RNA sequence: GUUUGUUCUCAGGGCGGGGUGAAAAUCCCCACCGGCGGUAUCCGGAGCGAUCCGGGAGCCCGCGAGCGCUUCCACCGAUGUGGAAGGUCAGCAGACCCGGUGAGAGGCCGGGGCCGACGGUUAUAGUCCGGAUGGAAGAGGACAAUG
Numbered sequence: 001g002u003u004u005g006u007u008c009u010c011a012g013g014g015c016g017g018g019g020u021g022a023a024a025a026u027c028c029c030c031a032c033c034g035g036c037g038g039u040a041u042c043c044g045g046a047g048c049g050a051u052c053c054g055g056g057a058g059c060c061c062g063c064g065a066g067c068g069c070u071u072c073c074a075c076c077g078a079u080g081u082g083g084a085a086g087g088u089c090a091g092c093a094g095a096c097c098c099g100g101u102g103a104g105a106g107g108c109c110g111g112g113g114c115c116g117a118c119g120g121u122u123a124u125a126g127u128c129c130g131g132a133u134g135g136a137a138g139a140g141g142a143c144a145a146u147g
Stems, first nucleotide, its partner, number of pairs: 003145008016030004031127002033116002035063004042055005058114002066092002068089001069086007096112005118130003
């Protein structure tokens, strides 16, 4: 270093100003935020070099949480309610263009644009409250075995 097992730790940011109104951090104008893995024409470092190491995308590929769905159990006031499980079943389910450079841009530079679960709320929420002191993509460590 490889593989496997056990175990531990960690693992999400953001409404500030103004307007209208009886009421809005929910509407309107301005503002603010960007999980995880991959990719890499970018940045930094090492090397004579081939190349290697670290970082690097909300809207390129994939994943996660939520809702739905399915199954099971309980209740039953009933086409309902609660609980548990599943995780492909993938339905809700998300969003990018233009110019530049270049052999090549979805990623770089410049510009403009767009997106954001469910339930709640004196009024419609990415930013408030709640499920959540939860779960989790994954990240890192310890121990054991392997070789």
Overview
Predicted 3D model of a 147-nucleotide RNA (FMN riboswitch aptamer (RFN element)) from Sinorhizobium saheli. The RNAcentral record of the sequence draws on Rfam and Ribocentre. Model confidence (mean pLDDT): 78 of 100. Rfam family: FMN riboswitch aptamer (RFN element). Its family is annotated with FMN binding in the Gene Ontology.